[in-house]
The RNA shown here (transfer RNA) has 71 nucleotides and comes from Sanghuangporus sanghuang. RNAcentral records the identical sequence in 3 taxa. The gene name in the source record is trnE-UUC. It matches the Rfam family "tRNA". It is annotated as a transfer RNA. NCBI's taxonomy places the organism under Eukaryota, Fungi, Dikarya, Basidiomycota, Sanghuangporus.
Formats: sequence, C1' cells, structure tokens
RNA sequence: GGUCUUUUAGUAUAAUGGUAGUACGGCUGCCCUUCACGCAGCAAAUGUCAGUUCAAAUCUGAUAAAGACUA
Repeated sequence: GGUCUUUUAGUAUAAUGGUAGUACGGCUGCCCUUCACGCAGCAAAUGUCAGUUCAAAUCUGAUAAAGACUA
C1' cells in the first nucleotide's frame, strides 16, 4: 500500500428496516440495630458526517479508531 472484519450506557452483550433491551456496575427508596443480602424505582448508549426510505443501530457511501490477512 491492498482486501476484509468490528465499533451500542461506566463494562460486557442482544436487537426481522417499525418504542434501543438484558446482566454487572452507579444513584434513590424500602427492609435491617448497622453493613451485606434481598425488593422496588431512576439515570445513563447506537464512533462521526452524508445518502436511500413514511420510518435506519440495521441498507449505501465517505471518514475515524481497533484488529486480521496479504504485499
């Protein structure tokens, strides 16, 4: 240099083009003499920019980062 893959909450991981979930973690409340456990609730994410579409995490292009193979 070329080809390909991946990018989602703090972390990990789902999601037929149709309300972005789950687990751990965080916060609040309940429980408890207190902590822990347990219960209930809350906040928090689609790498970025465009395009297609009634509708995009999903399809297309560019770009960024990481990785694999190859020269």